[in-house]
Order: sequence, then structure tokens, then C1' cells
RNA sequence: GACGGUGUGGUGUAGAGGUAGCACGAGACGUUGUGGCCGUCUUAGCCGGGGUUCGAGUCCCCGCACCGUCA
Repeated sequence: GACGGUGUGGUGUAGAGGUAGCACGAGACGUUGUGGCCGUCUUAGCCGGGGUUCGAGUCCCCGCACCGUCA
């Protein structure tokens, strides 16, 4: 330098155009002699910018970061 892949709560992941889910974590409460386990509730997210569309995490373009192949 060329090409490809990936980017979603604190962490790991699902989501192929129509309310962004799950698990772990964290907080509160219940339970317990205490702690743990368990139960209920809460918390917190689409890498950035543009475009298409009635509607974009999803499609297109330009960037950024990481990974890989080639040079």
C1' cells in the first nucleotide's frame, strides 16, 4: 500500500428494514443467626460522520480502531 473480517450495556454474546434481547456483573429488597445459594425489582448499550427509506443495529458511502491475507 491492496483486499477481507469484526465493532451492540462494565464483560461475553443474539438480533438478515418495524418496541434492542439473553447471560454474567453491579445496586436495592426478600430469605438466612452471618455469609453463600435462591427469588423479585432496578441499572446500563448499537465505534464516529453522512446518505437511502415512512422507518436503519441491519442497506450504501467516507473515516476510526482491532484482527487476518497479500505486497
Predicted 3D model of a 71-nucleotide RNA (transfer RNA) from Chaenotheca gracillima. RNAcentral holds the sequence, with entries from ENA. Rfam family: tRNA. Rfam classes the family as a transfer RNA. Taxonomically the source falls in Chaenotheca (Eukaryota, Fungi, Dikarya, Coniocybaceae).